[in-house]
RNA sequence: GCGAACGUAGCUCAGCUGGCAGAGCACCGGAUUGUGGAUCCGGGGGUCGUGGGUUCAAUCCCCAUCGUUCGCCCCA
Numbered sequence: 001g002c003g004a005a006c007g008u009a010g011c012u013c014a015g016c017u018g019g020c021a022g023a024g025c026a027c028c029g030g031a032u033u034g035u036g037g038a039u040c041c042g043g044g045g046g047u048c049g050u051g052g053g054u055u056c057a058a059u060c061c062c063c064a065u066c067g068u069u070c071g072c073c074c075c076a
Base pairs, nucleotide, nucleotide: 001072002071003070004069005068006067007066010025011024012023013022019056027043028042029041030040031039049065050064051063052062053061
């Protein structure tokens, strides 16, 4: 340089034919417990990598771009 995959909550990941963004763990509060842990109940937390386009409507489709990983090529 070329190609592909991936990027969604603090972490690991879902998200169906485009139609109100979710789960587990973690965190916070409460119940229970002599304390902690465990268990149970409730809660907070998101520019869906970034910019633009299509659409009534985009995490999802299109273009560009950034980052990560893998493969290939070139040079040393």
The RNA shown here (transfer RNA) has 76 nucleotides and comes from an SAR324 cluster bacterium. The source organism's lineage runs through Bacteria, delta/epsilon subdivisions, Deltaproteobacteria and SAR324 cluster. Model confidence (mean pLDDT): 80 of 100. It matches the Rfam family "tRNA". From the family's description: Transfer RNA (tRNA) molecules are approximately 80 nucleotides in length.